A computed fold for a 266-nucleotide RNA from a Bacillota bacterium, annotated as Bacterial large signal recognition particle RNA. The gene name in the source record is ffs. The RNAcentral record of the sequence draws on ENA. RNAcentral records the identical sequence in 2 taxa. Its Rfam family is "Bacterial large signal recognition particle RNA". The family's RNA type in Rfam is non-coding RNA gene.
């Protein structure tokens, strides 16, 4: 150096999360990345840190170790923007509300303003009258096979006779009941009244009259003061998200290096 057989190893790795920790399932990045079973109400292990069962490859076109580079996500700090919340009117401002002042306009007033006095009205209670409604009585009509009334033909009954008795139909009348009318009366009631009387009557409005003798009222606007002010704005407190910058620890693929076993035979 070559051939055969074997062994270590290899057939992916990483980030956040989860976890006491490691690995896996799931998410993301990288990437040419053996098979099957298990697993988020999780699964398997314990620093040699998935387990179990197979397959292929195998010391070079492979693998190991550190370095370089830095896909990618992660953490911290700072800044900006957006957003949620706490408090503040001792809160810059617009706006709103209330009160007051100012000026203007309009109306009214010597045919008498404000103010004040008296008597009424509006209001409350009670009663009367009226109105409306209901009921009843009265009124009109109707209304009984017999068990209502009067008259009771015929017929029936009693009598020696004169005569007497009960009584259906018809006719007339009426009770309960039914209906009508709306005139009268009574009782009761009220979504009843420009109605009457009596009593009461705080405030307000209003009518009339008296005193009084010059102001009074309304709406809008201008400027301003004071107080309050939900929301907005302003300030303030505590978070969240996004973006940017810086720093830190990891880190795939890639890159150039490092190391790379045993037996037999030639």
């Nucleotide at each position: 150096u070559u051939g055969c057989a074997c062994u270590a190893g290899g057939u992916g790795g990483g980030g956040a999360g989860c976890c006491a920790g490691c690995g896996g399932u799931g998410c993301c990045c990288u990437g040419a990345a053996c098979u099957u079973g298990c697993a988020a109400u999780c699964c398997g292990c314990u620093a040699c840190a998935g387990c179990a069962a197979g397959a292929c490859u195998g010391a070079a076109c492979g693998a190991u170790u550190g370095g370089u580079u830095g896909c990618g996500g992660u953490g911290a700090a700072u800044a900006a923007u957006u957003u949620u919340c706490u408090c503040g009117g001792u809160a810059u401002g617009a706006g709103a509300u209330a009160u007051g002042a100012u000026u203007u306009u309009u109306g009214u007033g010597u045919u008498g303003a404000a103010a004040u006095c008296a008597a009424g009205g509006u209001c409350u209670u009670a009663a009367g009258c009226a109105u409306u409604g209901u009921u009843u009585a009265a009124c009109u009509g109707u209304g009984a096979a017999c068990c209502a009334u009067g008259u009771c033909a015929g017929g029936u009954c009693c009598u020696g006779a004169c005569g007497g008795a009960a009584g259906c139909a018809u006719c007339a009348u009426u009770a309960a009941g039914c209906a009508g009318a709306c005139c009268u009366a009574a009782a009761c009631a009220a979504g009843u009244g420009a109605u009457u009387u009596a009593a009461g009557g705080a405030a307000a409005c209003u009518u009339u009259g008296g005193u009084g003798g010059a102001g009074c009222a309304a709406a809008a606007a201008u400027u301003c003061a004071u107080a309050u002010u939900g929301g907005c704005u302003c300030g303030u407190u505590a978070g969240a998200a996004u973006u940017a910058u810086u720093c830190a620890a990891c880190a795939a693929a890639g890159c150039a290096a490092u190391u790379u076993g045993u037996g037999c035979a030639a």